[in-house]
Predicted 3D model of a 1423-nucleotide RNA (small-subunit ribosomal RNA) from a metagenome. Its Rfam family is "Bacterial small subunit ribosomal RNA". Its mean pLDDT, the model's own confidence on a scale to 100, is 83.
RNA sequence: CGAACGGUAAUUUCGAGCAAUCGAAAACGAGUGGCGAACGGGUGAGUAACACGUAUGCAACUUACCCUUAACUGGGGCAUAGCUCCGAGGAAUCGGAAUUAAUUCCCCAUAACAUUUUAAACAGGCAUCUGUUUGAUCUUAAAGCUUCGGCGGUUAAGGAUGGGCAUGCGGUUCAUUAGCUAGUUGGUGAUGGUAAAGGCUCACCAAGGCUUCGAUGAAUAGCUGGUCUGAGAGGAUGAUCAGCCACACUGGCACUGAGAUACGGGCCAGACUCCUACGGGAGGCAGCAGUAGGGAAUAUUGGGCAAUGGGCGAAAGCCUGACCCAGCCAUGCCGCGUGCAGGAUUGAAGGCUCUACGAGUUGUAAACUGCUUUUAUUCGGGAAGAACAUCCUCGAUUCUUCGAGGACUGACGGUACCGAUUGAAUAAGGACCGGCUAACUCCGUGCCAGCAGCCGCGGUAAUACGGAGGGUCCAAGCGUUAUCCGGAUUUACUGGGUUUAAAGGGUGCGUAGGUGGUCAGAUCAGUCAGUGGUGAAAUCCUACAGCUUAACUGUAGAACUGCCAUUGAAACUUUCUGACUUGAGUAUAGUUGAGGCGGGUGGAAUGUAUCAUGUAGCGGUGAAAUGCUUAGAUAUGAUACAGAACACCGAUUGUGAAGGCAGCUCGCUAAACUAUUACUGACACUGAGGCACGAAAGCGUGGGUAUCGAACAGGAUUAGAUACCCUGGUAGUCCACGCCCUAAACUAUGAACACUAGACGUGUGCCGCUAGCGGUACGUGUCCAAGCGAAAGCGUUAAGUGUUCCACCUGGGGAGUACGGCCGCAAGGUUAAAACUCAAAGGAAUUGACGGGGGCCCGCACAAGCGGAGGAGUAUGUGGUUUAAUUCGAUGAUACGCGAGGAACCUUACCUGGACUAGAAUGCGCAUGACGAUCCGGGAAACCGGAUUUCCCUUCGGGGCAUAAAGCAAGGUGCUGCAUGGCUGUCGUCAGCUCGUGCCGUGAGGUGUUAGGUUAAGUCCUUCAACGAGCGCAACCCCUAUUCUUAGUUGCUAACAAGUAAUGUUGAGCACUCUAGGAAAACUGCCUGCGUAAGCAGUGAGGAAGGAGGGGAUGACGUCAAGUCCGCAUGGCCCUUACGUCCAGGGCUACACACAUACUACAAUGGCUAAUACAGAGGGCAGCCACUUGGCAACAAGGAGCAAAUCCCUAAAAUUAGCCUCAGUUCGGAUUGGAGUCUGCAACUCGACUCCAUGAAGUUGGAUUCGCUAGUAAUCGCUCAUCAGCAACGGAGCGGUGAAUACGUUCCCGGGCCUUGUACACACCGCCCGUCAAGCCAUGGGAGUUGGAAGUACCUGAAGUCGAUAACCGAAAGGAGUCGCCCAAGGUAAAUCUAAUGACUGGGGCUAAGUCGUAACAAGGUA
Repeated sequence: CGAACGGUAAUUUCGAGCAAUCGAAAACGAGUGGCGAACGGGUGAGUAACACGUAUGCAACUUACCCUUAACUGGGGCAUAGCUCCGAGGAAUCGGAAUUAAUUCCCCAUAACAUUUUAAACAGGCAUCUGUUUGAUCUUAAAGCUUCGGCGGUUAAGGAUGGGCAUGCGGUUCAUUAGCUAGUUGGUGAUGGUAAAGGCUCACCAAGGCUUCGAUGAAUAGCUGGUCUGAGAGGAUGAUCAGCCACACUGGCACUGAGAUACGGGCCAGACUCCUACGGGAGGCAGCAGUAGGGAAUAUUGGGCAAUGGGCGAAAGCCUGACCCAGCCAUGCCGCGUGCAGGAUUGAAGGCUCUACGAGUUGUAAACUGCUUUUAUUCGGGAAGAACAUCCUCGAUUCUUCGAGGACUGACGGUACCGAUUGAAUAAGGACCGGCUAACUCCGUGCCAGCAGCCGCGGUAAUACGGAGGGUCCAAGCGUUAUCCGGAUUUACUGGGUUUAAAGGGUGCGUAGGUGGUCAGAUCAGUCAGUGGUGAAAUCCUACAGCUUAACUGUAGAACUGCCAUUGAAACUUUCUGACUUGAGUAUAGUUGAGGCGGGUGGAAUGUAUCAUGUAGCGGUGAAAUGCUUAGAUAUGAUACAGAACACCGAUUGUGAAGGCAGCUCGCUAAACUAUUACUGACACUGAGGCACGAAAGCGUGGGUAUCGAACAGGAUUAGAUACCCUGGUAGUCCACGCCCUAAACUAUGAACACUAGACGUGUGCCGCUAGCGGUACGUGUCCAAGCGAAAGCGUUAAGUGUUCCACCUGGGGAGUACGGCCGCAAGGUUAAAACUCAAAGGAAUUGACGGGGGCCCGCACAAGCGGAGGAGUAUGUGGUUUAAUUCGAUGAUACGCGAGGAACCUUACCUGGACUAGAAUGCGCAUGACGAUCCGGGAAACCGGAUUUCCCUUCGGGGCAUAAAGCAAGGUGCUGCAUGGCUGUCGUCAGCUCGUGCCGUGAGGUGUUAGGUUAAGUCCUUCAACGAGCGCAACCCCUAUUCUUAGUUGCUAACAAGUAAUGUUGAGCACUCUAGGAAAACUGCCUGCGUAAGCAGUGAGGAAGGAGGGGAUGACGUCAAGUCCGCAUGGCCCUUACGUCCAGGGCUACACACAUACUACAAUGGCUAAUACAGAGGGCAGCCACUUGGCAACAAGGAGCAAAUCCCUAAAAUUAGCCUCAGUUCGGAUUGGAGUCUGCAACUCGACUCCAUGAAGUUGGAUUCGCUAGUAAUCGCUCAUCAGCAACGGAGCGGUGAAUACGUUCCCGGGCCUUGUACACACCGCCCGUCAAGCCAUGGGAGUUGGAAGUACCUGAAGUCGAUAACCGAAAGGAGUCGCCCAAGGUAAAUCUAAUGACUGGGGCUAAGUCGUAACAAGGUA
């Protein structure tokens, strides 16, 4: 689908009937039948395959519906669903009986250009063959319906469309998957099967087939057009759209059909879910929505068939989660808006910042004024998409249809769009701001919290964390995360490398492969050109067009770089033919050598044995010891034996493929080179796999064993010493045979060929010429040109320029390890990962620093000397301890008699207690005139309470002083010297440190500044790709040594005079001394010698001084985060009735001890007593104090001079004389007792000094260590600062007396220059290795255990196709049943692969401060 059929369950209309109901029509549930359901839609599990892409083929095929052509459409028959009745069941559903139709089914007829078999001729092709024509033979068709217009049906041929099959080529990973395969490969035959070729299937025969151009296996994966990226080549990818494939719960199977081995069909097995009356049934969203679950995450159980498309139908029409629309999501792309203009010489308030009475910024920003209205609001209008079919009208007409006009049809949707209305009205966020990378400040935090893409940030001043202000970039988005490409020439085809950065195989021979000399001819596979076909559409690109624009879409073009076919070209490569000689080889004649193998032989040395001589040691080392030796060693001589290695020659030598090879000689054997240019005629080069060789050590068997000598033993060394050194000594070292197969097997440099300046050696030949020399060839070396290289360097023996082939590399570690394979007797070798972890590892060169590297040089650095320290006592400082406090700082040199040049109070910063709060001090401003003082009370004082008293000066402007309320500035010896300034120490008064220009180097950087001399010196000279310059050195400055001059008071006194007991005391003088201004003088200037010079030397001259005359001041660039916030200044932080301020007392002075620096000593070079002489510099009025008196004295009482060349402080050692006589003393003076003096408000804690008494340790100091080179050391005293006084024996100065020694630079320390090595650069106080211990992580092994995957063998074997079939059914066709083959799932077995897990175990990696040593980096202390 009623326009195939029997029919009528529902609905509507009409008619009949009172009604039930009946009839007709429109229509139509269920059924028969036809067509469709194999399309469309979904998904990507499987698949590494002719699955896909592309190009071909089918002469080996098919195709319903559609188109064209030809022919036919005659006759007959049996059923069956439905309907009706009966039955079973809970259901699904099923059974029976009767009856019926068709375009259902069957039979008969007719038929060939169809099918089967076969004959002949012709033509064609591609081997089988195919086509045409003519014969013979075999088999088989059909359906009706109708409104009579037609629509169907059957057969055959052709077309179109769709499909099937076959083939070439193309596109993943793993070789730690190397062998796979029995229907496997081929053939014959068909006995099969298909639409069709074919082992597709079967019987037989043969033994093939695939594979290093990667078979087989494993892992992963749908393929393509395309998409993303990229300059391209490529790389990655395969969503949406389109083509193909596969799948439809998992596995198997067929049926139907034109087409399926069928998503919404069937059967069976399995898993799962549901229903059940337990007997049995049902199901398959990877269709559209939707649900659950999983997940970081992904939408509505919407509208409509109006359009496009599909199915059926004659059509109307029906069906269509295809499709068209709407909904959700900023997921993407595109477009639009959130306003525009004015408005500040009020830059508002607020925020933030700062140099803070003020500025800057936010910022024309806001307010305000004017304008606009996209969007939004409300109101109104309002589409295109619609053309058809169908119907109506008209026209044409082959009479079947066609054309024109009209009518009908919109899910979206009252949507897009248009008009009006109101009014800036409705609309801005996100990330970031250390560099990369556009954009900066404040606060908070304090290696915490946190950030981080990489580098990295954060430990009290964070542009890096968090917040804020400001800014930058994007913008309805912005960031993050994940992934891909790019940058990355960082897998290199385009387009890389291999001496030292990763990387040349240990070496040769040689297979496959790759590559290959000259000439001629042929060919056309590669190559090149033209043409034809194809390369789906979409995409990309270009042009144009349509939505207001764009995204988007449409039309046209170009492109699709590919494949196939065809025609041509012939240079090059290939192939074939012929020829050639230069590559290669052969021949002949010479030469060379530690080339190889085997045999023989020689001397020296060593060891051993024997004998002899001979006596006490030998040997060994840094020094020793073990060891040997009176049983006669070592040593010497003689003889004998043994094994191993071959001095001199002997080297930049030779030779070999490499490893390697060394006495002489004989035999065998290999090679290279030279000469001749006779022969062959490309025979060549390289070489994956393969084969052979391959030091030493090691292994096996058997020998041998002199030396040396792992292991081992002993002796030393040492903290230890399983080492270095010594004495022994086994394996081994040697030989034969067999293994092993690795080395820094190195020239860290693969082989071959060609080309590209030279110079100088050397080995072996040859030629010319002959002392010399020149040429040539092959080797072996050095230096260089061009060139190369990151540089160092290489450089005809390339690391240069090219060609060919092989090997190897792709960050460090894990690791050349694990597992697996192969080899090996073993040791082990070879092949060779991953997890995990780090942001580096590495090369070459540079500058430093360092070295138990080198060279040169300097310094009281050593040495030579003198005197000390370390022992004693005391003083002072420090540590430690103690304490209420013992304030703080300084800590190797470079802290420790330091800050402190002076702690009884003060100082004072500390402790205890008592008090104050704009404060103890100072400045400014305002007001007042007091404040204060005296007295009394309390108190330790500060202070508190009370009483009395009531300003001063003035130039009359004011000022001084004080007070209370109180304002602006308080105050802090609190922290940070690692936020700082300034100052200082140290290297070091060492001679260095730099710059400009030039030159060299890619650069860091170098040169200059090195070298040769010289100097105290980077001082100077010479030379030099350097030339100059700066800071340092030196000089200029000061003191001192000599002279001159000027000036003489307070200095001096030679001459003159006066005077005194005496004195420059006085006159006088300025000569001298001296004082203090100036000047001179020293410059290697002169001489001699050496030297180019600089300069050096000298018993030199001269000179006061001689080579810087002596001393001082003076401290380069820098180092030590050196020291100081407690000198001062200062950023930040902190405290503010206290961390500020005042006061009293205490403490800084403690005391078992340790250290540092000093003093005094231990005595006779001395001590004591007495006498006597000579300085310089400095200080002095709250001072120095002459002198007198008193006191033993400290001192006191008087008292002159002096604000100083005037007065005072003011010498000691020395010298002279005496005593002491070697003792714990006439040494030494501590300690203690007593008595005093002085200062001071005050000497208790806690001063100094004096006198008397006391009289400790100590008799020259261990290891070790310090200072000093001449007016120095040593020794002697004096002065000053601070200061009332003083713990001062300290410090800073001054003078007196006044030595010794230096051969020299080997060594110790420090420093300078040059050079060398370096794994250091925080720079050797560096770096760094391994075990052990702890934590974490991944991983190997592991008795095993548990899953999974793909097969194999056997057993069983559903559904089903096929085959066989006597009994049953049927008239027959046929069926049921039974049997057989195959086979899914299942079971059993032995193996394989893979994953997880496993007691225990192995190493590995990582982790601020663990243990033990010190292996490496320097000569790393044993290269």